[in-house]
Context: one part of a larger RNA
RNA sequence: CUGGGCGUAAAGUGUUCCGUAGGCGUUUUUGUAAGUUGUUUUUCAAAGCUCGGGGCUCAACCUCGAAAAGGGAGGCAAUACUGCAAGGAUUGAAAUAUUCGGGGGCUACUGGAACUAUCGGUGUAGGGGUGAAAUCCGUUGAUAUCGAUAGGAACUCCAAGGGCGAAGGCAGGUAGCUACGAAUUAUUUGACGCUGAGGGACGACAGCUAGGGGAGUGAAAGGGAUUAGAGACCCCUGUAAUCCUAGCCGUAAACCAUGCUCGCUAGUCUCCCGGAGUAAUCUGGGGGACGUAAGCUAACGCGUGAAGCGAGCCGCCUGGGGAGUACGGCCCAAGGCUAAAACUC
Numbered sequence: 001c002u003g004g005g006c007g008u009a010a011a012g013u014g015u016u017c018c019g020u021a022g023g024c025g026u027u028u029u030u031g032u033a034a035g036u037u038g039u040u041u042u043u044c045a046a047a048g049c050u051c052g053g054g055g056c057u058c059a060a061c062c063u064c065g066a067a068a069a070g071g072g073a074g075g076c077a078a079u080a081c082u083g084c085a086a087g088g089a090u091u092g093a094a095a096u097a098u099u100c101g102g103g104g105g106c107u108a109c110u111g112g113a114a115c116u117a118u119c120g121g122u123g124u125a126g127g128g129g130u131g132a133a134a135u136c137c138g139u140u141g142a143u144a145u146c147g148a149u150a151g152g153a154a155c156u157c158c159a160a161g162g163g164c165g166a167a168g169g170c171a172g173g174u175a176g177c178u179a180c181g182a183a184u185u186a187u188u189u190g191a192c193g194c195u196g197a198g199g200g201a202c203g204a205c206a207g208c209u210a211g212g213g214g215a216g217u218g219a220a221a222g223g224g225a226u227u228a229g230a231g232a233c234c235c236c237u238g239u240a241a242u243c244c245u246a247g248c249c250g251u252a253a254a255c256c257a258u259g260c261u262c263g264c265u266a267g268u269c270u271c272c273c274g275g276a277g278u279a280a281u282c283u284g285g286g287g288g289a290c291g292u293a294a295g296c297u298a299a300c301g302c303g304u305g306a307a308g309c310g311a312g313c314c315g316c317c318u319g320g321g322g323a324g325u326a327c328g329g330c331c332c333a334a335g336g337c338u339a340a341a342a343c344u345c
Base pairs, nucleotide, nucleotide: 004317005316006315007300008299012314014202015201016200018199022195023194024193026089027088028087029086030085031084032083034082035081036078037077038076039075040074041073042072043071044070050066051065052064053063054062055061092192093189094188095187096186097184098183099182100181101180104178105177106176107175108174109173110172111155115151116150117149118148119147120146121145122144126137127136163170164169207248208247209246210245211244212243216242217241221237222236223235224234259313260312261311262310263309264308267290268289269288270287271286272285273284274283275282276281295302296301319345320344321343328338329337330335
């Protein structure tokens, strides 16, 4: 080196729209002969190993002879596969055209309901809250109700097993900019492909820096209850935060706890796009769900969106604790990434 694994037992990187090196790669013709295969020469001291014979009474031991496998170097030959060189092909990939799709992203403008505050009208003794209360608000007029003004945040119904996006995620409306996907036939390029160590970019919430904003909610904090106590659950307040702009942070049960790509293996329902058809329906492609055959699985379950049958590439695991810690390298901080050992069971 060779092994076995990674949904739930240890184990899939948060994602890969980007992609370096590397690994792997459709079909065909010719050449070459590097890999590969055959054969031959030489070399790999002796000893040892293996086989055969001999000597110590046997054996160990000693001794003689022979041989193999394998490695290095050279020659000759073969050409299926791989490589290399040249040429061709179109099914992989991509591009163009046409028709469509969507909460994909960004920017600007805008709408109504609700809420809170302020002002004004009506009106009078309660309101609020709870298991029950109290703190709390209210005769300086609350709650309720009507009108006006202001402000911030979120978008009821539609709404769904629904849609889009690489993931995180995305939902009032309109406009602009922009990216993406699908189908169809036709045209074009002609393997331009797959994966991807490092690297780059993106990356919920919380948190951080600076400046705004601040309705509601609400860590911390204060008070009222409950209780043996109550640093809580319940109630009344309430700062940061939640929102916007610019910049950091880079983590999540970032989960489908299931890496990406390609091929093959009964079905059913539903959504989107296209074609044929008057329609029923049929058909091609894509998405979502069910649960079935074969198969797989320790079981649960998975089952054409596989955890089935195969191929390529990457990542990761190897008893529990110590420990995702110490030490070194990033960050304003918080902290993150990488990542041991002693010792112990």
Molecule: small-subunit ribosomal RNA, central domain
Organism: metagenome